A computed fold for a 380-nucleotide RNA from a Chloroflexota bacterium, annotated as Bacterial RNase P class A. The organism belongs to Chloroflexota, within Bacteria. Model confidence (mean pLDDT): 76 of 100.

Order: sequence, then C1' cells, then structure tokens
RNA sequence: CGAGGCGGCCGGAUGGUCGCGCGUCAUCGGCCCGGGGCGACCCGGGUCCCUGGCGUGAGGAAAGUCCGAGCUCCUCAGCGCAGGGUGGCGGGUAACGCCCGUCCGUCGCGAGACGAGGACCAGUGCCACAGUGACGAUGCCGCCGUACGGCCUCCGGGUCGGACAGCGGAGUGAAACGCGGCAAACUCCACCCGGAGCAAGGCCAAAUAGGAGGGCGCAACCCGGACCGGGAAACCGGCACGGGGGAGAGGUGCGCUGCCCAGCCCUCGGGUCGGCCGCAUGAGCCGUCGGGUGACCGGCGGCCCCAGAUGGAUGGCCAUCCCCGCGCGGCGCGUGAGCGCGGCGUGGGACAGAACUCGGCUUACAGGCCGCCUCGCUGG
Repeated sequence: CGAGGCGGCCGGAUGGUCGCGCGUCAUCGGCCCGGGGCGACCCGGGUCCCUGGCGUGAGGAAAGUCCGAGCUCCUCAGCGCAGGGUGGCGGGUAACGCCCGUCCGUCGCGAGACGAGGACCAGUGCCACAGUGACGAUGCCGCCGUACGGCCUCCGGGUCGGACAGCGGAGUGAAACGCGGCAAACUCCACCCGGAGCAAGGCCAAAUAGGAGGGCGCAACCCGGACCGGGAAACCGGCACGGGGGAGAGGUGCGCUGCCCAGCCCUCGGGUCGGCCGCAUGAGCCGUCGGGUGACCGGCGGCCCCAGAUGGAUGGCCAUCCCCGCGCGGCGCGUGAGCGCGGCGUGGGACAGAACUCGGCUUACAGGCCGCCUCGCUGG
C1' cells in the first nucleotide's frame, strides 16, 4: 500500500423565512363553584378560547410479525391428554428458539463463518439410475467340502437333484449384507409450554326494538307454617314462599377433580360508528469504580426524563457549506515504496416513519470514521 475478517460509531451541518404535535407556565376575556360585602365589587379554586414564553418531538433498523416477556382479561387451581417447541456440555438473562465460552463437524491459505449437534438392537419406512443383487436378501451365479436320494458303472467313480457349511463374484454404485446409510423420514427419549390479546381491558354519555324464531338447563326427595279445594274429623290433594338436600346447561384447546356461578347458546333483524382512561418512570438512560476469558453482574453518583398522535405531528422554500466517486492537471514532504494539501469540471448523498412497551433474531442500507486481527505485495 492492496484485499479481507470481527467489533463499535455516524449517516448530513449552519443561517434565514413560513408552518406543525405534546407538556408546562403566564396575561386579558368568557363560564362554573366557594367565601366576604348594604352595595359597587373583592379574594380563592377549576375549566375554555386567543396570544405569548420555556422545554421537547421518530429508528438502527421504527420493517418482518419470527420467538420471549411485562401488562390486561377469561373464576381460577391441580392432574392428565392432544398439540407445539427446543436438543453436545457449561454459563448469562425476567425469559427465549437469544447471547457467551467450549467440544465436535463442515467451509475457508488464514483471521474467522456456519450447525435440525440425543437415539437406527423399540418399531415402521426409504436408498433413483446403474448393477447378478439395495435390507426378514445369504436370494442369484460359480467353486469346494460333508451327508442323503435317483440313474449309470470297468466298483476306481461319473452325472443329476435338493439340503447344510465355507470361499469368491470383474465391469456398477455414495454404499453390496456390515451392529450400512437416512430421523431437515414417521417415530422414540430428555426438558419446556393454559388460552386470547391494547381492535387486551375499564369509565362516562347516548340511542334503539324489554325485537322475532329456536335449542339446552334450574331434578327427584325431606321439613315448616300460611292460603285454596274436599271432608264430621283424622286426613288427602293443590299452589307460592323459606330452609335442608342434592343436582347442574354454560364459563378462552380437550378430559377429569375441586371451587365459584342460574341462567346459557344459535340464527335473523335493529341501535351505538361519541368522549375519556389504558398512554409512557422503564427488566430506563448516562457517568464512574470493582469482579469476570466473556455474555454479563454488583456498588456509588446523576437525569423531574429525552414523542404520545388518533385520518394520525417535526415539513416546505432560499442560501452557504460538508461528505463521497470519476476525469484533468498543480504544489509540497520522503533515501524509497508512497503520502499530504489545494484547483477545475461532472455526478451522487442510502434503507427508510412510532401507534402498549421492552429483550432478541432476520431482512434492507449511497457513503464515511475508529480499533484489533489475517493474507499478499513493496521499500528501508
């Protein structure tokens, strides 16, 4: 000097001019409430409008909606099932499928990057084409040995058949029967997980149709007095109420148990498309010290705090700069490889907007800066 790897940061600035959202404060004015005063009026509080002051106002990804949580509701709890998730080991974290360290594996010369990383003797399944043959093959071919049977025999044996054991099978293919390979095949094992979600969920106000048609429930039984009917009476029957008892449709995956709870559900139709809260103080941010290889943890100090909209706010215009690429050519420094400064012309300035909030992952990004590390070239 060039090319890479890992980590962090910035991603336009200034001035003028016009225009925005939120918070807070203040003057005048309006309205309401309380107190004082004979009265005119005065004091205090709240709210609304105009105007003005001060403060503040998008992101590293606000994106994807892929995970985890906080929070809210289901009346919740326990056990199990289904379904889903993760998968070497150790650690971090509120938690995670994330992060750190490490082992193993793959890729890379390397710094490094990636990882569906438990089990194939629990079972089922798959291995195209090629090949004799691809998994309950000892199936097929050949050789050899043993025993048996048929036929022939010169009685030495030959031949055919099936059975058992052993050896081999070129060219194939990733792999040829070996405790093969595949679980990013079904599955098994270990561990984890209720459900729905801010359009959650509350409050106020208002309006309509206490609409129409259906379905499932509130069991039986016992006691009590009152009432009604029958009766001469005893008593019998009925009805509502109270108590006991037991039962129960429905109640955020399913089932069971417990608890709570008498209503619950379906279809059609109608009304409310209003306002307020939730709504930003957080597993928050900044600085510093200590511990740890690291992720991270702890102590101390500081920040009244840095958006809270609801058709949805930060923008428009002008000017001057700034950053970067390309081309041309100038000056200076250095022994040298090279470096610095400035001029002219031309082009470019990315990805992209909160909507409950955080911790991650993934994807997009013109251009630039810093640190450490790797490889290569060159000079002293």